Background
Predicted 3D model of a 73-nucleotide RNA (transfer RNA) from an Actinomycetota bacterium. The RNAcentral record of the sequence draws on ENA. Its mean pLDDT, the model's own confidence on a scale to 100, is 80. Rfam family: tRNA.
RNA sequence: CCGCAGGUAGCUCAGGGGUCAGAGCACGGGCCUGAUACGCCCGGUGUCGGAGGUUCGAGUCCUCCUCUGCGGA
Numbered sequence: 001c002c003g004c005a006g007g008u009a010g011c012u013c014a015g016g017g018g019u020c021a022g023a024g025c026a027c028g029g030g031c032c033u034g035a036u037a038c039g040c041c042c043g044g045u046g047u048c049g050g051a052g053g054u055u056c057g058a059g060u061c062c063u064c065c066u067c068u069g070c071g072g073a
Stems, first nucleotide, its partner, number of pairs: 001072007010025004018056001027043005049065005
């Protein structure tokens, strides 16, 4: 320098144009217990890496930039 994959909650990741942006774990509150743990109930805390574009509508499609990983020269 070129190609490919990826960046979504604190962590690991789903969602690949359509009406609330989600799961598990973690975390906070409550119940239970003498207390702790387990268990049960409630709560999503988010600029979907950044900017621009397409569209009635973008996490999703296009362009550029940035970061991570892999491959090639």